[in-house]
RNA sequence: UCAUAUCGAUUGGGAGAGUCGUCGCCACCGCCAGUGGUGCCGACGCCGAAGGAGCAACCACCCCGGAAUCUCUCAGGCACCAGGACCGAUCGAUACAG
Numbered sequence: 001u002c003a004u005a006u007c008g009a010u011u012g013g014g015a016g017a018g019u020c021g022u023c024g025c026c027a028c029c030g031c032c033a034g035u036g037g038u039g040c041c042g043a044c045g046c047c048g049a050a051g052g053a054g055c056a057a058c059c060a061c062c063c064c065g066g067a068a069u070c071u072c073u074c075a076g077g078c079a080c081c082a083g084g085a086c087c088g089a090u091c092g093a094u095a096c097a098g
Base pairs, nucleotide, nucleotide: 002098004095005094006093007092008091009090010089011088012087013086018044019043020042021041023039024038025037026036027035028034045078046077047076051074052072053071054070058066059065
């Protein structure tokens, strides 16, 4: 000095799942009616990749255990936004073979 690993920050990518109904608001319409959009609420349905929980291949073992992208769906989510496991890049720190 470089590679690799871990942690932190910044940044890019990042899936899945809906309908119905009341009321209010906005728009179209000359009015009523109707249609579309949207907000709260309710009903049932659905999704899983924040988090959480459970089992397990496997790892460890004196004891205590650890462990998923699997499973569950408590939480979260089902236009957009936001969030988002995970992956990449940059910078910094730590460890460290060669």
This is a predicted structure of a 98-nucleotide RNA (Glycine riboswitch aptamer) from an Ilumatobacteraceae bacterium. It was read from a public genome assembly, where an Rfam model found it. Model confidence (mean pLDDT): 78 of 100. Its Rfam family is "Glycine riboswitch aptamer". Rfam's curators write: This family represents the bacterial glycine riboswitch. Of the family's consensus pairs, 90% are formed in the model.